Source information:
This is a predicted structure of a 76-nucleotide RNA (transfer RNA) from a Chloroflexaceae bacterium.
[in-house]
Order: sequence, then structure tokens, then C1' cells
RNA sequence: GGACGCGUGGUGUAGUGGUUAACAUACAGCCCUGUCAAGGCUGGGAUCGCGGGUUCGAUCCCCGUCGCGUCCGCCA
Repeated sequence: GGACGCGUGGUGUAGUGGUUAACAUACAGCCCUGUCAAGGCUGGGAUCGCGGGUUCGAUCCCCGUCGCGUCCGCCA
């Protein structure tokens, strides 16, 4: 340098062109318990990497770009 894949709450993942983006875990409060843990209930937390385009409508499709990973190539 080229090809491909990935980027979504703190963390790990799911998801689909259309109502309020889902699950687990973590966190906070309450219940339960002699205490802790476990368990139950509730809640907060996401510019869906960034910019642009297509569309009535984009997290999803397209282009560019940034970061990470894998493979290939070049120089030495």
C1' cells in the first nucleotide's frame, strides 16, 4: 500500500429501511434475610465511531474517513 471483517449503555453481545434500539452483566434504590451473599421488583445509563449521500423515513443501504483485527504485497 491492497483485500476482507468489526465499531451499538461501564463491559460483552443481539438487532432490523418504519411506534419507545433488545438481552446478559455491572451500577443505584426498594423488598426479602439476624448479617452478607443469593433471589425478587423498580430505575438511570446509547450523538448505534465520524462526515456526506440515497430515501417520505437510515442504527440498517451507498461513498469517504478514523480506529482495531486478519490475510496478502512492497522496502529494508

It matches the Rfam family "tRNA". Its family is annotated with triplet codon-amino acid adaptor activity in the Gene Ontology. Rfam classes the family as a transfer RNA. The coordinates come from a structure-prediction model, not an experiment, and the mean pLDDT is 80.